The prediction has a mean pLDDT of 78. Predicted 3D model of RNase P RNA and transfer RNA as a complex of 438 nucleotides. It holds a member of the Rfam family "Bacterial RNase P class A". Rfam links the family to the GO terms tRNA processing, dimeric ribonuclease P complex and ribonuclease P activity.
RNA sequence: CCAGAUGGCCGGAUGGCCGCUGUGGUGACACAGAGGAAAGUCCGGGCUCCACGGAAACACGGUGCCGGAUAACGUCCGGCGGGGGCGACCCCAGGGAAAGUGCCACAGAAAGCAAACCGCCUGCUUCGGCAGGUAAGGGUGAAAGGGUGCGGUAAGAGCGCACCGCGCGUCUGGCAACAGAGGCGGCACGGUAAACCCCACCGGGAGCAAGACCGAAUAGGGAUGGCACAUGGCCCGUUUCCGGGCUGCUAUCCGGGUUGGUUGCACCAGGCGUCUGGCAACAGGCGUCGCAGAUGAAUGGCCAUCGCCUGCCGCCUUCCGGGGCAGCAGGUACAGAACCCGGCUUACAGGCCAUCUGGCGCU
RNA sequence: GCCGCGGUAGCUCAGUGGUAGAGCGCACCCUUGGUAAGGGUGAGGCCGAGAGUUCAAUUCUCUCUCGCGGCACCA
Numbered sequence: 001c002c003a004g005a006u007g008g009c010c011g012g013a014u015g016g017c018c019g020c021u022g023u024g025g026u027g028a029c030a031c032a033g034a035g036g037a038a039a040g041u042c043c044g045g046g047c048u049c050c051a052c053g054g055a056a057a058c059a060c061g062g063u064g065c066c067g068g069a070u071a072a073c074g075u076c077c078g079g080c081g082g083g084g085g086c087g088a089c090c091c092c093a094g095g096g097a098a099a100g101u102g103c104c105a106c107a108g109a110a111a112g113c114a115a116a117c118c119g120c121c122u123g124c125u126u127c128g129g130c131a132g133g134u135a136a137g138g139g140u141g142a143a144a145g146g147g148u149g150c151g152g153u154a155a156g157a158g159c160g161c162a163c164c165g166c167g168c169g170u171c172u173g174g175c176a177a178c179a180g181a182g183g184c185g186g187c188a189c190g191g192u193a194a195a196c197c198c199c200a201c202c203g204g205g206a207g208c209a210a211g212a213c214c215g216a217a218u219a220g221g222g223a224u225g226g227c228a229c230a231u232g233g234c235c236c237g238u239u240u241c242c243g244g245g246c247u248g249c250u251a252u253c254c255g256g257g258u259u260g261g262u263u264g265c266a267c268c269a270g271g272c273g274u275c276u277g278g279c280a281a282c283a284g285g286c287g288u289c290g291c292a293g294a295u296g297a298a299u300g301g302c303c304a305u306c307g308c309c310u311g312c313c314g315c316c317u318u319c320c321g322g323g324g325c326a327g328c329a330g331g332u333a334c335a336g337a338a339c340c341c342g343g344c345u346u347a348c349a350g351g352c353c354a355u356c357u358g359g360c361g362c363u
Numbered sequence: 364g365c366c367g368c369g370g371u372a373g374c375u376c377a378g379u380g381g382u383a384g385a386g387c388g389c390a391c392c393c394u395u396g397g398u399a400a401g402g403g404u405g406a407g408g409c410c411g412a413g414a415g416u417u418c419a420a421u422u423c424u425c426u427c428u429c430g431c432g433g434c435a436c437c438a
Base pairs, nucleotide, nucleotide: 001359002358003357004356005355006354007353008352009351010350012306013305014304015303016302017301018300020033021032022031023030024029035334039345040344042343043342044341045340046339047207048206049205050204053242054241055240056239057238058237060203061202062201063200064199065079066078067077068076069075080094081092082091083090084089095198096197100196101195102192103191104190117138118137119134120133121132122131123130124129146164147163148162149161150160151159165187166185167184168183170181171180172179173178211263212262213261214260221254222253223252224251225250226249227248232247233246234245235244236243256437257436258435270289271288272287273286274285275284276283277282307332308331309330310329311328312327314325315324316323317322364434365433366432367431368430369429370428373387374386375385376384381418389405390404391403392402393401411427412426413425414424415423
């Protein structure tokens, strides 16, 4: 210098004029006023209301290597295993397929307690074939029931042996996932669980248009259906047992009135700095700060100067990749709070920083 | 703001792991003097987009995008 990897940050600045919202003030006025994603609403929690008698079983939904962090999580951190890359590093819904069921189209002889189409071998033969053996070779397929080599055989075959793979014990290390060593077994066990399912763990429902209060107005109206009418019926998710509640209940539709205000609602798992512990996520201590609150919905518009980017032209410079200066024109992203937090995901002009990897050149 | 549903032929909708159909419409032919109706034949789709699981995805999972619907209070 080129190419790349990872982590983090910024994402216009200043001034003037005219406005908007909130708070304080009698008033003039002063102060404050969008984001890294405020977004998608995909997870988790706070908060609120509703439901909720107890026990056991069932059903439904979700999560899924191991350990930790956390209020919690499907998030994060550290590790393990598998895959990719020369490498820095990246990716993985990563439990169970020897509990059971289902599926594996087409092709192919055969697709799941295997299977003989061609081929090979043996026997018979009327010389057309027939019977038997065989999974080494061919062919089909996403997948053909261990792989390579040597022996063995009529031809073959874990039939025998060595190594690799696989399975089951043992020992060692590790909290564990798992790793390593050595032993036994001749192979029995194809794939699919983002198919049903099994195992382990977690889970009441709805959402600030939740909910509370004040005020105004109107017709606690009507229709249809369902189930009941009392030793019964309905409800408490379902079932069983014990128990409790109600006496008409309930569903849908047609109607009437209002379209106001206050609260919830801005102080928290809070931000920043620093120290300690920890590999880290994070936790703890100390100091400091107070930081939007709209509701047809504020947080803006115009002008000037500067910055940045792109294109064109000119000049200078170079290790030929580029760099610097000046002029003109155009542009300056994604987006925008709505009860509040922790995450994830997606969008984003352009720029900056740190660490690391590979290559080339020079010393 | 919150919650739910959907996107398949020009239109309205089925389908659900194995190369996707129906009705209407469209084109051509038959029938008629001609038209309609009727009969026959045919064209037309990357199943909203992108990833993943799987041998294989319209279907299963995730992300994005577009469209539709519901939710105020009082009596």